[in-house]
RNA sequence: GACCCGUUAGCUCAGUAGGUAGAGCAUUUGACUUUUAAUCAAAGGGUCGGGCGUUCAAAUCGCCCACGGGUCACCA
Numbered sequence: 001g002a003c004c005c006g007u008u009a010g011c012u013c014a015g016u017a018g019g020u021a022g023a024g025c026a027u028u029u030g031a032c033u034u035u036u037a038a039u040c041a042a043a044g045g046g047u048c049g050g051g052c053g054u055u056c057a058a059a060u061c062g063c064c065c066a067c068g069g070g071u072c073a074c075c076a
Stems, first nucleotide, its partner, number of pairs: 001072007010025004019056001027043005033037001049065005
C1' cells in the first nucleotide's frame, strides 16, 4: 500500500429481502428464606464508531474517515 472481517447497553454478543433496538451477565429496587449469599420479579441503562448521501423511513444501502483484527505485497 491492496483486499477481507469487525465496531450495537458497564461486559460478552444477537439483530437481512430498510419499518417501534434486543438477550445473557452486571447494577439498582422489591419479594422470599436456605442470610458474607441464593432464588424470583421489576426498573434503570443506547449519538447502533464519526460524517455525508439515498429513502416516506437507515443498526441494515452508498461514499469518506477513525479504531481493532487478518491475508497478501513492500521492506537487501
Predicted 3D model of a 76-nucleotide RNA (transfer RNA) from an uncultured Bacilli bacterium. The prediction has a mean pLDDT of 80. It was read from a public genome assembly.